Molecule: Glycine riboswitch aptamer
Organism: Planctomycetia bacterium
């Protein structure tokens, strides 16, 4: 150099749920911001786990093996919890396509 991972930017797609009430602030008086409350939503972040594997402790005459444990560790996610966030447009949005850039021994 390519390719593979990874991460960044840009384009285009992108779900789901109250235009919920009640107080206040701004001001272009209809909107928008902020706080409580009440029903919801899962696809920013985040949290939580299965097998298997590792280790301990007991046992199987021995054993590189085999069994038992309400033991310990590691351990995905589009699965789960709803802390965050979101719940008319707008804006966000996990993921995916396509262009590009940056790392690249490995954590």
């Nucleotide at each position: 150099a390519a390719a593979a991972a990874u991460u960044c930017u840009g384009u285009u797609g992108g779900a789901g749920a109250g235009c919920g009430a009640c107080g206040u602030c701004g001001c272009c008086u209809g909107c928008g911001g902020c706080g409580u409350c009440c029903a919801c939503c899962g696809a920013a972040g985040g949290g939580g786990c299965a097998a298997g594997c590792c280790c301990c402790g007991g046992g199987c005459c021995g054993a590189u093996g085999c069994c038992c444990g309400c033991g310990g560790g590691u351990g995905a996610a589009u699965c789960u919890c709803u802390c965050a966030g979101g719940u008319u447009c707008c804006c966000g949005g996990a993921c995916a396509a396509c262009a590009g850039g940056g790392u690249u021994c490995c954590c």